[in-house]
RNA sequence: GCCCCCGUAGUUUAAUGGAUAGAAUACAGGAUUCCGGAUCCUGCGAUAGGGGUUCGACUCCUCUCGGGGGCA
Numbered sequence: 001g002c003c004c005c006c007g008u009a010g011u012u013u014a015a016u017g018g019a020u021a022g023a024a025u026a027c028a029g030g031a032u033u034c035c036g037g038a039u040c041c042u043g044c045g046a047u048a049g050g051g052g053u054u055c056g057a058c059u060c061c062u063c064u065c066g067g068g069g070g071c072a
Stems, first nucleotide, its partner, number of pairs: 001071007010025004018055001027043005048064005
């Protein structure tokens, strides 16, 4: 330099172009306990960024950024 794949809560992840983006775990509060742990309830928190297509985009196209791989 060329080509391919990936990017969603702190972390691990789900989501035929038709949702108010869903879980688990972590964290915070409460219940329970003599105190913790475990368990139960509640809360908090996410689509890498810009542009485009579409009535509608996490999903399709394009550029940029970041990560991984292959060839040279």
RNAcentral holds the sequence, with entries from MGnify. Predicted 3D model of a 72-nucleotide RNA (transfer RNA) from a marine sediment metagenome. Its mean pLDDT, the model's own confidence on a scale to 100, is 83.